[in-house]
The RNA shown here (SAM riboswitch aptamer (S box leader)) has 111 nucleotides and comes from Bacillaceae bacterium UBA7792. The sequence was found by an Rfam model in a public genome assembly. It matches the Rfam family "SAM riboswitch aptamer (S box leader)". Rfam's curators write: The SAM riboswitch is found upstream of a number of genes which code for proteins involved in methionine or cysteine biosynthesis in Gram-positive bacteria. Of the family's consensus pairs, 97% are formed in the model.

Parts: sequence; C1' cells; structure tokens
RNA sequence: UUCUUAUCAAGAGAGGUUGAGGGUCUGGCCCUAUGAAGCCUCAGCAACCUGCAAAUAUUUGCAAGGUGCUAAUUCCAGCAAGUUUUUUAGUUAAAACUUGGCAGAUAAGAA
Repeated sequence: UUCUUAUCAAGAGAGGUUGAGGGUCUGGCCCUAUGAAGCCUCAGCAACCUGCAAAUAUUUGCAAGGUGCUAAUUCCAGCAAGUUUUUUAGUUAAAACUUGGCAGAUAAGAA
C1' cells in the first nucleotide's frame, strides 16, 4: 500500500511547548491568537485483540498487557431507490424522512 471481516447516535481533557491553521476530498456549516495542527507529560473513556473465570461452541463477567479514542452523529450533504407533505400542465419543483451504496476512521487477519 492492497484485500477480507466487524464497528462507527454512547463515552471520555488538563498542563507544558510552539505559533496558524483544523474538521480526509468538494460544497455547506463550524472550531481557532480567550491559541489551530504537531510534539511532550499526566489524567480519562471504551473494550477490537489479549489474559483469567463461568457456562458452552457461542455468549457472559472481571482485568487492562497491545492498539484506539477524548468539539459538533464519521459535524451535515454528495450517488441510487423509496415514503410523506406541499406544489406543477407534467415525477414538474421544493421540504422532511427511510434504506442501500461511495468515501473515510479504528481493530483483527491476510498478501
């Protein structure tokens, strides 16, 4: 880097350093000198892998060693189908919603 599987509506921030960007991309919207991103320290959340125990072939509980995470639903939308309401000569147009997909993030495994 690519592929496969699972999850993504919950949860959890302070200090130091530094100094202008950040939220993947596009559009919107938002955060940011009352200090962005990065790095360091400490703290916390969660429980994918892991360990232990019980029951059992897949669950439950405990722990927290390997990761991860700690603004906003993955911040919202993007592509397709459908439902409802309003609207139009007309599935014409608009709004709200649902499902699936794309993209992304994380974990585990494989190449």